[in-house]
């Protein structure tokens, strides 16, 4: 050069103008209830300061992704009583390893595909058991005799060693055909034909034994029966793992009324007052208030606890406020330590939080790509015109998976050619 | 934002490993003068898309799509 195979990185830049949105600083402003100090009343109050949040203005600073998506795992968190036992149920599945954890990742093993870098594999067991194997075939799972080979009986025919008919619940798994799939594969032997019937070799299975590896497994030898579909993204067996709901979890924010406890009054009751707890929109219906209804423990059985309210309908109001909320199992560039993945008290630099749900738009120049488009002095030209993906945080992370316009950069392999 | 569900004929639905069916429709013949109803007989299907396991997938797995359902609160 050329054809391919792995990995990574980017996701328009740059400037002016106008807007957004959290948080910090200033400054106006007009309320508000809390504290405090003072007056002042029988009491409500006043005045003054300090504080808060709000409006509005003006500043700083930072503001979407590689997937923010799908919600398919796995955790943080938070509530169920911090979560018990066996059963069911459900995930996972080659081996070392990372990790908070995982069904993810890394290396490796085996299988398979490529000439080769390389790739793809839901990759534990079908000689523990059950099922299934449709049509087609004869036979489909310790099979099986349709054609076909081959023996013995009885016949027929003719050139006496050949055709051929018929029988035997005869013998045969080599050929043929049929199906995804037919009970190791060649070759000698043997035999009426045949057949692991015998032997040799190959494949392959079981076990044992030496040697390497942390294993997973390979390398070589060595007995044995000679032979053992397939299917577990059918049951299932084996191992390991798993408690349920989800930030619309969960927590505060007003008390009129309900239930209970206690304590106090007489008029002794379904009784009034205080105090403290639980609850708390309205009404109705069922069941229950220690002989306990429901509830934790999701499905079942036992054992535990928690209990005075629970479910179910029917109506209405509101679509409120702070919280959780974003600095964390954080990211990222370099040194460190490992083949990597990944780790690290290493040095530096970076941090979105909205709910009307913020992260934009218009202009200008520049860059790519495009067009039945104009123009010359036809070029890798100039004008004009059009486009530049997929898409968007919403409790926060770690994966998978899906979508994406064009661009850049590296390893590595096979081909030609030079040298 | 968060949990679930379902897709088969024009249209409601069965079927959940052996090659897809019902009932309503649609056409077409009978009966009828004619229509209607009734009777035969016929029509029609990428079983949402794609890949995967298995001889074989509507069925079993993995992925995408479209539609629906359900989860606020009495401050």
């Nucleotide at each position: 050069c050329g054809a391919g195979u792995c990995a990574g990185c980017u996701g328009g830049g740059c400037g002016a103008u106008c807007g957004c949105g959290u948080c910090g600083g200033g400054a106006a402003g007009g309320a508000c209830u809390g504290c405090c100090a003072c007056c002042a009343u029988g009491a409500u109050g006043g005045u003054g300061g300090u504080g808060u949040g709000c409006u509005u203005c003006c500043u700083g600073c930072c503001g979407a992704g590689g997937a923010a998506a799908g919600u398919c795992c796995g955790g943080a968190c938070u509530c169920c009583g911090c979560a018990g036992a066996g059963c069911a149920g459900g995930a996972c599945g080659g081996u070392u390893g990372c990790u908070a954890a995982c069904g993810g990742c890394a290396a490796c093993c085996c299988g398979g595909g490529g000439a080769g870098a390389c790739c793809c594999g839901c990759g534990g067991g079908a000689a523990a058991g059950u099922g299934c194997c449709a049509c087609a075939g004869a036979a489909a799972a310790c099979a099986g005799a349709c054609c076909g080979c081959c023996g013995c009986c009885c016949g027929g025919c003719c050139g006496u060693g050949g055709c051929u008919g018929g029988g035997c619940u005869g013998g045969c798994a080599a050929g043929g055909g049929u199906g995804a799939a037919a009970c190791g594969g060649u070759g000698c032997g043997g035999u009426a034909a045949g057949a692991g019937c015998g032997c040799a070799c190959c494949a392959g299975c079981a076990c044992c034994c030496u040697g390497g590896g942390u294993g997973a497994c390979c390398a070589g030898g060595g007995u044995g029966g000679c032979u053992u579909g397939g299917u577990a993204a059918a049951c299932c067996c084996c191992g390991u793992c798993c408690g349920g709901a989800g930030c619309a979890a969960g927590g505060c924010c007003a008390a009129a009324g309900g239930c209970c406890g206690c304590a106090u009054c007489c008029u002794g009751g379904u009784g009034g007052u205080g105090c403290g707890g639980c609850u708390g929109c309205a009404c109705g219906a069922a069941c229950g208030c220690u002989c306990g209804a429901g509830g934790g423990c999701u499905g079942c059985u036992c054992g535990c606890c928690c209990g005075a309210g629970u479910u179910c309908g029917u109506g209405g109001g509101u679509g409120g406020g702070c919280u959780g909320c974003u600095c964390g199992a954080g990211g990222u560039a370099c040194c460190c330590g490992g083949c990597a993945a990944c780790g690290g008290u290493g040095u530096g630099c970076c941090c979105a939080g909205a709910u009307g749900g913020a992260u934009g738009a218009u202009c200008g120049c520049c860059g790519c790509c495009c067009c039945u488009g104009c123009c010359c002095g036809c070029g890798u030209g100039g004008c004009g015109g059009g486009g530049c993906a997929c898409a968007g945080a919403a409790u926060c992370c770690g994966g998978c998976u899906u979508a994406c316009a064009g661009g850049c950069u590296g390893g590595c392999u096979c081909g030609u050619c030079c040298g | 934002g968060g949990g679930c569900g379902u897709a088969u004929a024009g249209c409601u639905c069965a079927g959940c490993g052996g090659u897809a069916g019902a009932g309503c429709g649609c056409u077409g013949c009978u009966c009828u003068u004619a229509c209607a109803c009734a009777g035969c007989a016929g029509u029609g299907g990428u079983c949402g898309g794609g890949g995967g396991u298995u001889c074989a997938a509507a069925u079993c797995c993995c992925u995408c799509u479209g539609c629906g359902c359900c989860c606020a609160c009495c401050a």
Two RNAs folded together computationally: RNase P RNA and transfer RNA, 494 nucleotides in total. Rfam match: Bacterial RNase P class A. The family's RNA type in Rfam is ribozyme. The prediction has a mean pLDDT of 75.